[in-house]
Order: sequence, then C1' cells, then structure tokens
RNA sequence: AUCUUAUCAAGAGCAGGCGGAGGGACUAGCCCGAUGAAGCCCGGCAACCGGCGUAGCGUACGCACGGUGCUAAUUCUUGCGAUGACGUCCGUUUGCGGACGUUUCUGGGAGAUGAGAG
Repeated sequence: AUCUUAUCAAGAGCAGGCGGAGGGACUAGCCCGAUGAAGCCCGGCAACCGGCGUAGCGUACGCACGGUGCUAAUUCUUGCGAUGACGUCCGUUUGCGGACGUUUCUGGGAGAUGAGAG
C1' cells in the first nucleotide's frame, strides 16, 4: 500500500509568535487568503487508545497525566442509486408512460481520524 471496525449536524485564539502565497483530498461548483494562505511554535477543543479515580465493575461516569486527532463554511456542497414535489419537453389506447432540469429525503461511494490486523 491493503483489510476490519467506530466516528464524522457539537466544540476550539473574529489583536498570540515565526512565516511569507497559497489553501479548502480529487471532479464540478462555491468559498477562504497581503485587514495576511500553507507550514512551524504556543494556546485551545475533544476524549478514540493507554493511564488513574469512583461505582450498581465483561460496563458506566469522571480526570486530562501519556499517545494521536482536531481547531472557516454539515466531511462547505457535489459526483452513484432510490424516493417525494415542482417545471419543461416528447409519446399517448387520454388512464397514463418516458426524457431532462430544479429541489426534498435517504442509502451508498469517496475521503478524514482513532483502534486493530498485516
């Protein structure tokens, strides 16, 4: 690399330091950025794993000491399918059927992070 599994609608500096132009995974959008991007340090949030504590102890709750993680926008939206509504067009045995677009909801895919496997 890859596989399994859990989570992804909350939270975290709208004057912190260095740094200097890019960034939001990818597609298409739409955004953020010299009133300063990425990255690094500090701060903060959370509590997945370890640790510790309490209890009604194969679990629950708490602490936040260690290992990660995260710190614009729902994983910013979207990419595949189902579903309801509306609109346009086409066909019609006038009952309805089909295509496309917008939108609702839902499942999946992809991605991210933890833990485990390898």

A computed fold for a 118-nucleotide RNA from Cohnella sp. OV330, annotated as SAM riboswitch aptamer (S box leader). Rfam family: SAM riboswitch aptamer (S box leader). Rfam describes the family as follows. The SAM riboswitch is found upstream of a number of genes which code for proteins involved in methionine or cysteine biosynthesis in Gram-positive bacteria. The coordinates come from a structure-prediction model, not an experiment, and the mean pLDDT is 83.